The RNA shown here (transfer RNA) has 72 nucleotides and comes from Modestobacter lapidis.
It matches the Rfam family "tRNA". The family's RNA type in Rfam is transfer RNA.
[in-house]
RNA sequence: GGGGUUAUAGUUCAAUUGGUAGAAUAGGAGCGUUGCAUGCUUUCGAUUCGGUUUCGAGUACCGAUAACUCCA
Numbered sequence: 001g002g003g004g005u006u007a008u009a010g011u012u013c014a015a016u017u018g019g020u021a022g023a024a025u026a027g028g029a030g031c032g033u034u035g036c037a038u039g040c041u042u043u044c045g046a047u048u049c050g051g052u053u054u055c056g057a058g059u060a061c062c063g064a065u066a067a068c069u070c071c072a
Base pairs, nucleotide, nucleotide: 001071002070003069004068005067006066007065010025011024012023013022019055027043028042029041030040031039048064049063050062051061052060
């Protein structure tokens, strides 16, 4: 320098052919306990960034950034 893969919640992962982004765990609050833990209820929180197409984009297209990998 060139090719490929990936980027979603604090973390690990889903999201079907483009149609209101979910789960587990972690965090907050409550119940419960003499107290802690377990358990139950509830709540908070995310599409790497900038554009294009579309009535509508996590998904399609272009560019950028980062990580991994292959070739030179």
Its mean pLDDT, the model's own confidence on a scale to 100, is 81.